[in-house]
Molecule: SAM riboswitch aptamer (S box leader)
Organism: uncultured Nocardioides sp.
RNA sequence: CUCAUCGAGAGGGACUGAGGGAACGGCCCUGCGAAGUCCCGGCAACCGCCACGUGCCUCCUGCUCCGGCAGUCGUGGAAAAGGUGCUAAUUCCGGCCCACGGCGAGGUACGCCGCGGGGAAGAUGAG
Numbered sequence: 001c002u003c004a005u006c007g008a009g010a011g012g013g014a015c016u017g018a019g020g021g022a023a024c025g026g027c028c029c030u031g032c033g034a035a036g037u038c039c040c041g042g043c044a045a046c047c048g049c050c051a052c053g054u055g056c057c058u059c060c061u062g063c064u065c066c067g068g069c070a071g072u073c074g075u076g077g078a079a080a081a082g083g084u085g086c087u088a089a090u091u092c093c094g095g096c097c098c099a100c101g102g103c104g105a106g107g108u109a110c111g112c113c114g115c116g117g118g119g120a121a122g123a124u125g126a127g
Stems, first nucleotide, its partner, number of pairs: 001127006011040005019029003024094003041087003046083002049077005060071004091121001096118003100114005
């Protein structure tokens, strides 16, 4: 940089001791113990794995019992092994744009609330 996903799911212990939820604004969590480190669990199914289908001109790469097989994409499956990830709150909510609905006493000024869609930013994975 590109693509996919982000409304579900899953916590105990030890050490330690004040912060944490990316930043900002809210709103939360936290001495009934934050963050961090370690140990043991769990969740999930991105890669990988299995089955089926599909693609496979040439080259190339990997494996090979040297005959070949695999590589792409789709659907389904398992969680037993592996690579990550995650384990308060929708990515906790919002900001920017669009649409819809509602609200504010007499005036003025100007907005506020709700809901939906799309962005931005971020996170994770694969390349």